[in-house]
Context: one part of a larger RNA
Molecule: large-subunit ribosomal RNA, domain VI
Organism: Candidatus Syntrophosphaera sp.
RNA sequence: CGCAGGAAAUUUGAGGAGCUCUGCAUUUAGUACGAGAGGACCGGUGUGGACGAACCUCUGGUGUACCGGUUGUGACGCCAGUUGCAUUGCCGGGUAGCCACGUUCGGUGAGGAUAACCGCUGAAAGCAUCUAAGCGGGAAGCCAGCUCCAAGAUGAGAUUUCCCUAUAGAGAGGUUGGAGACGACAACCUUGAUAGGUCACAGGUGUAAGCGCGGCAACGCGUUCAGCCGAGUGAUACUAAUAACUCGAUUGG
Numbered sequence: 001c002g003c004a005g006g007a008a009a010u011u012u013g014a015g016g017a018g019c020u021c022u023g024c025a026u027u028u029a030g031u032a033c034g035a036g037a038g039g040a041c042c043g044g045u046g047u048g049g050a051c052g053a054a055c056c057u058c059u060g061g062u063g064u065a066c067c068g069g070u071u072g073u074g075a076c077g078c079c080a081g082u083u084g085c086a087u088u089g090c091c092g093g094g095u096a097g098c099c100a101c102g103u104u105c106g107g108u109g110a111g112g113a114u115a116a117c118c119g120c121u122g123a124a125a126g127c128a129u130c131u132a133a134g135c136g137g138g139a140a141g142c143c144a145g146c147u148c149c150a151a152g153a154u155g156a157g158a159u160u161u162c163c164c165u166a167u168a169g170a171g172a173g174g175u176u177g178g179a180g181a182c183g184a185c186a187a188c189c190u191u192g193a194u195a196g197g198u199c200a201c202a203g204g205u206g207u208a209a210g211c212g213c214g215g216c217a218a219c220g221c222g223u224u225c226a227g228c229c230g231a232g233u234g235a236u237a238c239u240a241a242u243a244a245c246u247c248g249a250u251u252g253g
Base pairs, nucleotide, nucleotide: 001152005163006162007161008160009159010158011157015149016148017147018146021049022048023047024046025045026044027043033038051106052105053104054103055102059100060099061098062097066093067092068091069090070089071086072085073084074083075082076081111143112142117137118136119135120134164252169247170246171245173189174188175187176186177185194240195239196238197236198235199234200233201232203229204228205227210223211222212221213220214219
């Protein structure tokens, strides 16, 4: 821009994309078969591999915005306590998120038309013949089926509701994230929990500082499962989403 008024939502599916794998064990059954040795078809059950998707409860990884330990040196006048720099100084853990080595799930089954092939009936050709007329069976393949996209499918579909007393609605602006290169998408904008803050909880670290006691001291013990705490869950208008603005018509060639 189009889809002959404008708008919001819900859809149909022409068409397209993806999936389609397979082992082993066991049962039927030591059965059929076979002199024996050996040893099934058909069907059932269980458990794996590779591949794929989603997710983070568990197990782990990361986690330079969390907690702790520790070395050298500088600073805060000194002690104590903090803090800067040294690859995050080094080291031990670790929430959310993101991940796999983790968890869950998937390929199934049923249908249709067939290939090779196997048949029924059956002439030409009194026989025979699956074929010439006619009718069956038959594959991981084909069509369907399952999952996803999909009306620019210009063949532009359908349904519902709203609007034409400037409205329905959209944009811009703002607070944002489950979204994200930017657009876009999604939530919210006081008729408000959108983000921050605060409070509570979960979770992490591992028992803060100060003081007291013990020890010559290093240090230990008590107060104290303390103190601190990013992203998580819930609550709460304290702070910021204010007010205003722009577009959008003439009942539809």